[in-house]
RNA sequence: GCUUGUUCUCAGGGCAGGGUGGAAAUCCCGACCGGCGGUAUCUCCUCGGCGACGAGGGGGAGCCCGCGAGCGCCCGCCGAUCCCUUCCGGGGCCGGCGGGGUCAAGCAGACCCGGUGAGAGGCCGGGGCCGACGGUUACAGUCCGGAUGGAAGAGGACGAGC
Repeated sequence: GCUUGUUCUCAGGGCAGGGUGGAAAUCCCGACCGGCGGUAUCUCCUCGGCGACGAGGGGGAGCCCGCGAGCGCCCGCCGAUCCCUUCCGGGGCCGGCGGGGUCAAGCAGACCCGGUGAGAGGCCGGGGCCGACGGUUACAGUCCGGAUGGAAGAGGACGAGC
C1' cells in the first nucleotide's frame, strides 16, 4: 500500500416582509434552502523546472451518472370490522408494529440561453425549474409528526492475510 474482520464516532438546510381571510410560515406577492458517492475546460497548496510546463494532493454540480431517507410492493404478528362455511376453517377491508428488498416494469423531481474553449452537463454571465409520507381552523421543499429513528456514506481504533 491492497484485501478483509470486529468495533466506535459522525452523518440536512430553509418563508424575513407583506396581501386576502373567521382561520394560511399551507393560497397570493415576495423570501429562503440544497444529504451522500462519482465526474471536472474551475480553483488552491506542495514538490521539480530559468522557463514553457510537469508530478502529487485538497476543494468544487439541487436540476450530468448513480445512491439514500420516504411512499408503494411482498411476508409475518397484533387490533378492529365484515363476509363465506360441510363448523374444520377460509377470505375481504381498515389501522398499528416488525421484517424483506429494488423487486416482471415499483413510485421517486428539475436546465436552458449567451460567453470562453478543441471540447461545457460541470466554468463565467443571465434567465428558469424542482423538492416523500401523515397531520393542520385552507392546499406545506421551509410548521408539527413518525424521528432521542433509519441511512447513502465519511472518519477513527484494534486485528488478520498478501